[in-house]
Context: one part of a larger RNA
Order: sequence, then structure tokens, then C1' cells
RNA sequence: AGCGAAUGGUGGAUGCCUAGGCUGUAAGAGGCGAUGAAGGACGUACUAGACUGCGAAAAGUCACGGGGAGCUGUCAAGAAGCUUUGAUCCGUGGAUAUCCGAAUGGGGCAACCCACUGCAAGUCAUGUUGCAGUACCGAUACCUGAAUAAAAUAGGGUAUAUGGAGCCAUACCCGGGGAAUUGAAACAUCUUAGUACCCGGAGGAAGAGAAAGCAACCGCGAUUUCCUAAGUAGCGGCGAGCGAACGGGAAACAGCCUAAACCAUAUUUGUGUGAUAGCCUGCCGGCGUUGCAGAUAUGGGGUAGCGGGACACUUUAAUGUUUCCGGCAGGAAACGGCAGCGGAAGUUAACAUGUUAGCCGAACGGACUGGAAAGUCUGGCCAUAGAGGGUAAAAGCCCUGUAGGCGAAAACGAGUUAACAGCUGAGAAGUGAUCCCAAGUAGCACGGGACACGUGAGACCCCGUGUGAAUCAGGGAGGCCCACCUCCUAAGGCUAAAUACCAACUGGCAACCGAUAGUGAACCAGUACCGUGAGGGAAAGGUGAAAAGCACCCCGGGAGGGGAGUGAAAUAGAACCUGAAACCGUACGCUU
Repeated sequence: AGCGAAUGGUGGAUGCCUAGGCUGUAAGAGGCGAUGAAGGACGUACUAGACUGCGAAAAGUCACGGGGAGCUGUCAAGAAGCUUUGAUCCGUGGAUAUCCGAAUGGGGCAACCCACUGCAAGUCAUGUUGCAGUACCGAUACCUGAAUAAAAUAGGGUAUAUGGAGCCAUACCCGGGGAAUUGAAACAUCUUAGUACCCGGAGGAAGAGAAAGCAACCGCGAUUUCCUAAGUAGCGGCGAGCGAACGGGAAACAGCCUAAACCAUAUUUGUGUGAUAGCCUGCCGGCGUUGCAGAUAUGGGGUAGCGGGACACUUUAAUGUUUCCGGCAGGAAACGGCAGCGGAAGUUAACAUGUUAGCCGAACGGACUGGAAAGUCUGGCCAUAGAGGGUAAAAGCCCUGUAGGCGAAAACGAGUUAACAGCUGAGAAGUGAUCCCAAGUAGCACGGGACACGUGAGACCCCGUGUGAAUCAGGGAGGCCCACCUCCUAAGGCUAAAUACCAACUGGCAACCGAUAGUGAACCAGUACCGUGAGGGAAAGGUGAAAAGCACCCCGGGAGGGGAGUGAAAUAGAACCUGAAACCGUACGCUU
């Protein structure tokens, strides 16, 4: 030195474990914010640091409920205390809530600096301190107020309000903009794709929505979503590719309000008369800037496609009280009564119910092994409960639970019923080519977009520029266009459900992971660290059933070790379960 077998060190694989993840699922919820959010800074304990909680009233305060013996959060002990006169803890509702941050008195290099006004404290007085207010935009009201004589307007100021702003859930929705890689085996139309991305806006859903729709000579009857029709009809350098609808079957179902004609009132503009055209009508009496035309506002009226409505006339039905209109006829308004509605939407009450704390909840002993019984043996019991977890090992009957049942002072959610508010009705039919039925609109030309549809024979729908109708004997559509026929009624608006999504909260699931896995993160992780910055981004789990975490003695400066003791075990001693390999030793045997 090699080999062998043995015994150690080192190292941290493997096995076992789980405190953390991950994926579906169900239900609720789907927002928070000037009453100052999200997120932070700095403080705050008997406390030096960190986490958690909280805010100068600072690991807390008050009230009401729950609960019933311990408690003063964690690392993490000690000290000093609290508590059956009910603490700690849990829930609900209040109080407090520094500074920054939309940040909003002004400024600013976030967590800082400097003010003004009013009130108050203090001072002889000033300085100082405390409390409240003081940003901008929009809305409403009021006070003012030019150019321009008046009036008006612009402008200015004050007040009011739970108006707006900012954050997020990297999701879903609507709108405004809008690529390229790619595919076409190149590439330009085309495709990728109206995707990614940017901007604006909103809701718990959004959007759409009660036919100027489909259909086809039969008919349907708002919208949305799913299955089908169908990879069909079509579109397409007819390439690559793109790709419907009708109809059928389901889910869910819900319908309404304005504009206009006409009437009334108020304001206002123009015009006109001098006592007249007016004041619904008749008579008497009276009025007087009344009449006529227009504009604006409010109220009534009215809402349709077997066209509807207004107005006029005719026929018929109904008609209580009060007030007003100068009086009488007559008319108008309000109220009551009656009938219906009371929803998709008001207030109050009652009831039942859910959420936010909780509560009750069956049934076991002995022996043996062992450090420990839940194991084995043996004899019982419960079960609407033999889900799960824990307990020194493997427990239906030890603990917690489970099945089943019960529960709220307070707050919140949705619901039912009742009362009231509120809403609707007081007419109906017929006749009348008298009036109205959404205008820079429809249509047309040109240029585009969007429709499955690339301009095509290219309709329908939507924009830009130009032009530019009609009012029911009207107008649009039925895929160029024309006729016939049929369907519908644009140019105003609202509308649940069926549909989409899942950050956060809660429950539960798993032929999901088990520490190089599973989240980047099982551990004080978006940390340490890197980067000017945008940004990038780790490693790191396990003593034992219980600290019983080795009193005391010895060697040593200590580290460390040897005894003793604890423990089932200390080769479980904190560099701590198991403890593989590489690598490094020790003693022994053999060989050289």
C1' cells in the first nucleotide's frame, strides 16, 4: 500500500410523519371609500427585539348576548396580578382610532414643513397650545353682478347634501381604439383576430329585449342560453381556411312608459282694437293690456297594426258630498264611497325562517404482555351515533366529536300575511279622407364598416360627406330589381328569470403532493440577497409519550468529553427519528 471482514467518523439518501400546498364541488356573498378606503409609517405591554393585536382612551374601552374555570396573545421564561360579585374567551352593536395615502387649508424628497378663520386655555402683553373649519368639479338654492339705459346673461360669492374622485378580482360584461409572430409549406388579398394589448364605463351579473321580426300562401309571436339543424347552405388568391340561418327540442318566462294631436294654467315675444273680435253656452249683471299668433314650462290626455289616438256628432250606460266659477240653469276641481291592483317598486307591524356566538347528545369492565393498552384473552353494552381526530401502541362505549335535536338580547338577509300610503277605473259603440302618430330622419349618390357573406347580381344593419321625403289613400321588409301577394309599423325610453365568472369567507371531496415533491413560500417569504430601475428571487421541517433538556463529581481557559442521574431507548443529548453511498479513520487477518 492492496484485499477481507469488523467497528467508527463524515454525509444526509431512504423509510415513516405533516403543521403546508393543490384540484374539483356546494352555498352564501359579489364590493370598500370624503362618516377618509386599500395599503403603509410611527407608536403601544412589567419588555431589549420580532410577529400578532391595538391607536396618545393604543395586546386595549363600553353595552348586550353566549360560556363556566381558569387567565394576563406567540417566540419565552420570570415578575407582578386578575377571576364564581363570573374573569380570560366567542358573537353583535357602540366609543376611541396618531401620521401618510384619492389626501382634500398651502407646500412637499409619502409618513414632513408652513398657514389662515372662529372659539377656548395660558401670558401684563406677544410668542405658545387645544378644538373646529378652510381643495377641486358637478347639482340645487340664495345674495350679487359687467360690456349695454333698463332687463337679462357671462362672471363672483355663500349655503346645502352620506353627489363625484381613489382602491380592487390578473375573473366575468359593455363600449372606444387595435397589432404581429403564425398559417397559406414563399407572399401581398386572406389567416392568426376584432385575438393579445391600451383606454373608458358598470353591475352582481352585464348586454339584449316586447317585431318597421321571421315565415311562405301554412303559420309563428319580446330577449337570453343549451341541444339539434350542420361542418349543411354558403363565403373563399373558390387557396389556406371561414362558416350561418329557418325549422325542431329544452331552460326560463312578463310585460310596460313616453313624444304628437287636443284641453287647461303660468311666464314670455310679436301683433292688434280703443270699446270690438274676448271672458264655454242662454238670460240678467259684470270684467278689462282682454283678443289673435308664436315660444317655453307644468298638469291632463294618449300609446297602436283584426291600425291606434285626438276632435266633432249620434246612440246607450253611470253620476254621493264639499268648494269654486257674480246669480240661476250649467260647468269645473277636490274629497269620500265602490271595484280592482298593490307587482318588477313605498312605510309599519306580526309571523315564520336563514346568517353572525352556542347547547343537549347513547354505550366498558377484568386479566396478560409491555415503559405505556387502544393490542391479546375474557365477559358485557350502545347504535337515527361503527365519519373523523386525539389519548404513552391499533378505542363504536376514555376525550373531542358523529346521527339526531335545540338555541339569539343585538345586527343583517330574503320571505309571507295584514294595515296604510300609493296606482288604475267612472264609460262603451258607431259615423266622419277634420287633426296627430318620433326629420336634417327614411331614402338616394359616393367612401367605409359590420353581417358566416372578401363588392359580388349583394339585399338587410351601422357610420362619414353631400342631397333630402311622406303621416295611414302614409311608410318599411320578404337577399339586386319590378309586379302581385304576405308580414310589420323605424327614426324616444324602461324591463326580472333562464346565461357568464370566482379574488376573498365558509363547508365538504380526492385511484392529488408529502419537504429537490406540493404554492416561489409547511420554517417570521415575496423575506434574505441581487439590480440605478423595471424587475429577479432563494435556502431552511422531525429529541422524547412527557423536558423528565443531564442535579452533583472529574479533565479542560473554553469548546468538548468521562462518570452519576432521567428515560423504554441517550449510538433519542438539542450539530438531537431512521441514518444509504461517495469520502476519511481504527484494531485484526492475509498478501506484497

Large-subunit ribosomal RNA, domain I from a freshwater metagenome, 592 nucleotides, folded computationally. Its Rfam family is "Bacterial large subunit ribosomal RNA". Rfam links the family to the GO terms structural constituent of ribosome and ribosome. RNAcentral holds the full RNA, with entries from SILVA.